[in-house]
């Protein structure tokens, strides 16, 4: 000292919510000691039971009980014993009687009060026992308690006779310096007054005991000690409590009192209190203190001290020095409890204790040693005050629960593994010391001082000094000392962040956590559990308050455009604050002294317990009070001044207010002429209106309303408003001048005025417009928007209401702080009369410096700077809601909350995503065009359905002829059976055996089984290698799961032009900037600018095909030239010119010319060129984004299965099949079918291969094998095409579907389930609805040919190459992107977010 938490991120507001500290505590777990301190916070609820206030015999009668004695009788030998009898003594229940019981001790209900505190006062007072000074005490008297002795009663009680005592009671004497009336002198003071002094008169007292020491009684005075009264200040909560009071306020008299007083009477007066909060309500005892906080402050009042007030509840009062009395009295009430039913008895908020009630608070203990208290002459008596002790971790402090050494880093747990480690952990054992507390034993304080008694001493007595005796509940405790002996002594919390400490199983939005933010939905460091780790520690968490962080109420120390928050405006009283200069005063203000502030506490110094808590001494203090002084500032008091403010005089400009008249445009509407079919309205219509004449046009004439244009960033006003033009009242400003006033000023709660539209009353008025209301439309609906109509109401005169986004969201009033530039009014200087001026005063705007602001932004019109004063705010929602209250004719305003609920809710600004927002650009995206899907049947492939299984996956674009470059068995992963269990495959281990492997039987659906034959290598002979079986057990094996746990790879956005660092700058930052702008570009592609300069990854190149040439080689390729050859033919020789091949070059660069443009970059055109502005195509895909798609290619974590989710085999299935979807293929025909006849490719494959000639079948094909491992043979016929004939428009000579026959080939094997053939068959379809797909040139079309896979199966798919179009005006419009802006409550990013109804719960 500050953290966390609002965002995708950031700054500010702003709440919440952690860490600290505290308690009379309570809960959970745990607990060795001691000291010290505390212990019903609730029910001032109600109590059995003991105790808690009694003592004096030296005041009294006295004798019921003890004891001692005396007498008497009895019984006994006595010793006793038993009964009477004397109060005689020691005593002493009960009474008389003094003293005490008003103190100690509880508790806090009441009390907002002179109860408290704290200061003053009493000239208005008391005071028992205690000090001190003076004085006094003669002398009588009558009673009555107890007792006796008797009545009522259940009892507590009480009654009636009768005897008697006092220090009890009463009179009489004496009496004053007391008291009281009269009058006098002196002094004082605070208004009534007070004080001495001295004189006259009146009135009032006593008590006695006794051990002979003494103790007591009466009067006065005085002191002390305790009360009592009065006042000034000071401490609480709501104004949704605004008015409160009849003894109420003051007076005169009076009673009363201790005393003052409406304290109380009577008579008189109207007063008194109150926004500086009265009065009601609700709350509570008050402070010294205590807790916390830097502190100023906030919250608290247990224990301890003062004080008050209470004693079951209310009320009286007696008595007394003191009381209206806790443990007295007496009435009333409640409630307990006894009763013989008539009556009686009680009050623990004394100590202990029951109960009740609570989360919750102690023994019916000891003892008066000591400390005080009462009574006594004292011994002593009494004392639940007190002083100990018991219980309780409920607190604070202190002390243990061992210490040194020990590394095989044991052994166990956990954990990770690469098998080797890490960690608990010097932790343990195991050696070596200590013994604190504990236990046992011994010893043992202090607290004690007295007073009493007995002696002694000083001094006259009494006092004082000293000796001896004698007193301990706590306790045989504290403390010392000894003994054994590591021995008896460690626990809670917490470990995602904040907040110090981490890993492993378990769980799987379950269970459960949790202060706040959040965890938890299969890999949870957040749950339990477990190992480790922090923290504190005889504690330790939770929980409940308080303060504090919180500057979150802000005096110290805060806001108010936009986050909560200027009142709609102005006038003012109270109130607050005020110019300039002199003098004075001292209230404030400051300083000196002084009283007082109680002790205890806190703080600062010492000192006692072994140390600390804890306890003991000294010192210190805010404050109030007094009293001296200071005069600066603030006030007051007065004298003065002119610059604040007024006032006059000249000018002056305005849409300032009120009233009255006045104009003409449009507008409706009446009449009347012209004139005819529409006329209005819309996005497009309909309602509407019109041939009964409308809209349009014309004349007249009416009526209400508003004042075009001017016109403005204009002007006047306090706000709201004010806008045609005249008059007439009425306000306010500005400008010069400097006569006059002399501070008269600012603000302003309450109060008062005005106060848009809309609303209300009453009467008026109604042309237009126009809520409601009707009707047309629109829509899924449309109670709206859009039309046609249309009434309140806009309008006018009273009256009311009183709110607006009443806004600048910026209360008023003043000063002072660079500038620059319009504009509106006034003024000055100059001027050549246009005008000029660095002039000046007042309004009204823009930019912009310094400041300030979270930032936008504001800046002489402040949101800077300062100084008054006034409103107003303190999270969001409930809510401007509810009661309440004034206001109001209603409507409604106005002032305004709380339960209860959320973490947030905002402000500005940042970067993205978006937008039926803008500007710009691209792209087969539209658009122009060519061909097609959608219809038909058929192929595939997908969904659904079925089924034992119809294995799995792919899902808008980017699943759907896709994974699959090819399921009949395999493939196979799916079913249904059989069947094996270290396995089909890897590797170690043991025996055994010689193999492997091959062949043959048996059997079976096969496979598993089961049996035979043939068959091993090296060797140092020990043996070793390999190989099979058989066994064990590690392990194997899984196309089970998870692609939301992963690598790897892949679609997609996109071959789209983007992604982004670094240093700088800018910004509080998020960020920006470069990358933006102008220009070009396919392109962030280049080029100019520019607080940007560079760079990277991306575009382009560089790589392959292709297109021209050149140059190298020239067989298998070619053949011009030359030579042989034949029907024919590079078939030979030869030759490499050419095509061709396949290496290496060359070529294209906006290089050349014009133009355009900024002299740029680049566009346009042109030559040459094979090719021309990137030639053509491929390869190549940035940052990323879709938790996209593969665990079934393959790796892989983790989970699951292990006689099975693994292996092995039969036979089925992936080929089902009412449907629907995609993709294809064939076609619908004459640009065509068929027939015949002719030609012209590229690219590829080929040895389990291709397969030629030939033979042969109508044909698939068969036979046959020649060449060929391939520029050589073959596959292989290329097809459209052209020519030549022949259908003539039709379900056909189209179309081929599907079926029946017969067959070919592959292949263990074509039944589900192959492809062809060859005959017959001849289905649907005559260009496809809505919609929609592909194509920009060798491109679409449209026409064959090959290849992978592949025993066989191609309409799929990769390639080839023939032939070969047509259109693009352009960028409005869809789609998709890209760059700049610009709004936003999105950021899971518009498939967002949100709001309302209504249904379930």
């Nucleotide at each position: 000292a500050g953290a966390g938490u609002u965002u995708g991120a950031u700054c500010c507001u702003g709440g919440c919510u952690c860490a600290g500290g505290a308690u009379g505590a309570a809960c959970g777990c745990u607990a060795g000691c001691g000291a010290c301190a505390g212990g019903c916070u609730u029910a001032a609820c109600a109590c059995a039971u003991g105790c808690a206030a009694g003592u004096c015999g030296a005041g009294g009668g006295g004798c019921a009980g003890c004891g001692g004695g005396g007498g008497a009788g009895c019984a006994g030998c006595a010793a006793u014993g038993c009964u009477c009898c004397c109060g005689c003594c020691g005593g002493c229940g009960a009474c008389c009687g003094g003293c005490g019981c008003a103190c100690g001790g509880g508790u806090g209900a009441g009390u907002a009060a002179c109860a408290c505190g704290u200061a003053u006062g009493g000239a208005a007072c008391c005071u028992g026992c205690c000090c001190g000074c003076a004085g006094c005490a003669g002398g009588g008297g009558g009673a009555u308690a107890a007792g006796c002795g008797g009545a009522a009663g259940a009892a507590a009680u009480u009654c009636c006779g009768u005897c008697u005592a006092a220090u009890a009671c009463c009179g009489c004497g004496u009496a004053a310096c007391a008291c009281c009336g009269c009058g006098g002198a002196g002094g004082g003071g605070c208004a009534u007054c007070c004080c001495u002094c001295g004189g006259c008169g009146g009135u009032u007292a006593a008590a006695g005991a006794u051990u002979c020491a003494u103790c007591g009684g009466c009067u006065g005075c005085g002191g002390a000690u305790g009360g009592c009264c009065a006042u000034g200040c000071g401490g609480c909560g709501c104004a949704u409590u605004a008015g409160c009071u009849a003894g109420u306020c003051g007076g005169c008299g009076g009673g009363g009192u201790a005393a003052c007083g409406g304290c109380c009477c009577a008579c008189c007066g109207a007063g008194g209190c109150g926004a500086c909060g009265a009065u009601g309500c609700g709350u509570a005892g008050g402070g010294g203190u205590u807790c916390u906080g830097a502190g100023a402050g906030g919250a608290a009042g247990g224990u301890c001290c003062c004080c008050c007030a209470c004693a079951c509840u209310g009320g009286u009062a007696c008595u007394g020095a003191g009381a209206c009395a806790c443990g007295g009295a007496c009435c009333a009430g409640a409630c307990u409890c006894c009763u013989a039913c008539g009556g009686g008895a009680g009050g623990c908020a004394g100590c202990a204790g029951u109960g009740a009630g609570g989360a919750a608070u102690a023994u019916u203990g000891g003892u008066c040693a000591a400390u005080g208290g009462c009574c006594g002459g004292g011994a002593g008596g009494c004392u639940g005050a007190a002083c100990c002790a018991g219980c309780c971790a409920a607190g604070u402090c202190g002390c243990g629960u061992g210490a040194g050494g020990g590394a095989a880093g044991a052994c166990g747990g956990c954990c990770c593994u690469a098998c080797g480690g890490g960690u608990u952990g010097u932790a343990a054992a195991c050696c070596u010391c200590u013994u604190u507390u504990g236990u046992c034993a011994g010893g043992g304080a202090g607290c004690a001082a007295g007073a009493g008694g007995c002696g002694g001493g000083u001094c006259g007595g009494g006092a004082c000094c000293u000796g001896c005796u004698g007193u301990g509940a706590g306790a045989g405790u504290a403390c010392c000392u000894g003994a054994a002996g590591a021995a008896a002594a460690a626990g809670c919390a917490u470990c995602g962040g904040c907040u110090a400490a981490c890993u492993c199983c378990g769980u799987g939005c379950c269970a459960g956590c949790a202060g706040c933010c959040g965890c938890g939905g299969u890999a949870a460091u957040a749950c339990g559990g477990a190992g480790g780790a922090u923290g504190c520690g005889a504690g330790c968490g939770u929980u409940a308050u308080c303060c504090g962080g919180a500057u979150u109420u802000a005096u110290u120390g805060g806001g108010u455009u936009u986050a909560a928050a200027g009142g709609g405006u102005g006038c003012g009283c109270a109130g607050g604050c005020g110019g300039a200069g002199g003098c004075a005063c001292a209230a404030g203000u400051c300083a000196g002294c002084g009283g007082u502030a109680a002790a205890a506490u806190c703080g600062c110094g010492g000192g006692g317990c072994u140390c600390a808590a804890c306890c003991c001494c000294g010192c210190u203090c805010c404050g109030c009070c007094g009293u001296u002084g200071a005069a600066a500032c603030u006030g007051u008091g007065u004298c003065c001044c002119u610059u604040g403010a007024g006032u006059g005089c000249g000018c002056g400009a305005a849409g300032g207010g009120u009233a009255g008249g006045c104009g003409g445009a449009a507008u409706g509407c009446g009449u009347g002429g012209u004139g005819u079919a529409g006329c209005g309205g819309u996005g497009a219509a309909a309602u509407g209106c019109a041939u009964a004449g409308a809209u349009a046009u014309u004349a007249c004439g009416c009526a209400g309303a508003a004042c075009u244009c001017c016109g403005a960033u204009c002007g006047c006003g306090a706000a709201g408003g004010c806008g045609g033009c005249c008059u007439a009242c009425c306000g306010g400003c500005g400008c010069g001048c400097g006569a006059c006033u002399g501070a008269c000023g600012c603000u302003c709660a309450u109060g008062c005025u005005c106060g848009a539209a809309a609303g209300c009353g009453u009467g008026g008025g109604g042309a237009g417009c126009a809520a409601a209301c009707a009707g047309g439309a629109u829509u899924a609906g449309a109670u709206a928007c859009c039309c046609u109509g249309g009434u309140a109401g806009u309008c006018c005169a009273c009256g009311c209401c009183g709110u607006a986004a009443a806004c600048g969201a910026u209360g008023a009033c003043u000063g002072c702080u660079a500038g620059g530039u319009g504009u509106c009014g006034g003024g000055g200087c100059u001027c050549a009369c246009g005008g000029g001026c660095g002039c000046u005063c007042g309004g009204u705007g823009c930019c912009g410096c310094a400041g300030c602001a979270a930032a936008c932004g504001c800046a002489g019109u402040a949101a800077g700077u300062a100084u008054u004063c006034c409103a107003c705010c303190u999270g969001g929602g409930g809510a401007g809601u509810a009661c309440g209250u004034u206001c109001g004719c209603a409507a409604g305003a106005a002032u305004g909350a709380a339960a209860c609920u959320c973490a947030a809710a905002g402000g500005a600004a940042u970067u993205g995503a978006c937008g039926g927002g803008g500007a710009c650009c691209c792209g087969c995206a539209c658009a122009a065009g060519c061909g097609g899907u959608g219809g038909a049947g058929c192929a595939u492939g997908u969904g659904g359905u079925u089924u034992a299984a119809u294995u799995c996956g792919a899902a808008g674009c980017a699943a759907c002829g896709c994974g699959a470059a090819g399921a009949a068995c395999c493939u196979u992963a799916c079913c249904a059976g059989u069947u094996c269990u270290u396995g089909a495959c890897a590797u170690c281990c043991c025996a055994a055996u010689g193999a492997a492997u091959a062949a043959a039987g048996g059997g079976u659906a096969a496979a598993g089984c089961c049996u035979u034959u043939a068959g091993c290598c090296c060797u140092u002979c020990g043996g070793g290698g390999c190989a099979u079986u058989g066994g064990a057990g590690a392990c194997a094996g899984g196309u089970g799961g998870u692609g939301c746990a992963u690598g790897g790879u892949u679609g997609u956005c996109g071959u789209c032009a983007g992604c982004u660092c670094g240093u700088g700058u800018c910004g509080u930052g998020a960020g920006a900037u470069g990358u933006u702008g102008g220009g070009u570009u396919a392109a962030g592609u280049c080029c100019c600018g520019c607080a940007a300069c560079g760079a990277g990854c991306g575009c382009a190149a560089c790589c392959c095909c292709u297109g021209u040439c050149c140059u190298u080689a020239g067989u298998a390729g070619c053949c011009a030239g030359c030579a042989u050859g034949a029907a024919a033919a590079g078939a030979u020789g030869g030759g490499c010119a050419c095509u061709c091949u396949a290496g290496g070059g060359a070529g294209a660069c906006a290089g050349c010319c014009g133009g355009g443009g900024a002299c740029a970059a680049c566009c346009c055109g042109g030559a040459g060129g094979a090719a021309g502005g990137c030639g053509g195509g491929g390869a190549c895909g940035a940052c990323g984004u879709c938790a996209a798609a593969u665990c079934a290619u393959c790796a892989u974590g983790c989970c699951c299965c292990u006689u099975a989710u693994g292996g092995c085999u039969u036979g089925g299935g992936c080929u089902a099949c009412a449907c629907a979807c995609g993709u294809g293929c064939u076609a619908c025909a004459a640009u065509g079918g068929c027939g015949g006849u002719g030609a012209c490719a590229a690219a590829g494959g080929g040895a389990g291969g291709c397969g030629a000639a030939c033979u042969u079948g109508c044909g698939a094909g068969a036979g046959g094998g020649a060449g060929c491992g391939a520029a050589c043979c073959u596959c292989a016929a290329a097809a459209a095409c052209a020519c030549c004939g022949u259908c003539a428009c039709a379900g056909u000579u189209c179309g081929g579907a599907u079926u029946g026959u017969a067959g070919u080939c592959u292949g263990c094997a074509a039944c589900u389930c192959g492809a062809c053939u060859a005959c017959a068959u001849g289905a649907a379809g005559c260009c496809g609805g809505a919609a929609u797909c592909g194509c920009u040139a060798g491109u679409a079309a449209u026409c064959g040919c090959a290849g992978a896979u592949c025993a066989g199966c191609a309409u799929a798919c990769u390639g080839c190459g023939g032939u070969g179009a047509a259109u693009a005006c352009g960028u409005u419009c869809c789609c998709g992107g890209g760059u700049c802006u610009u709004g936003c409550a999105c950021u899971c990013a518009c498939c967002g977010c949100c709001c309302g109804u209504c249904a379930a719960g």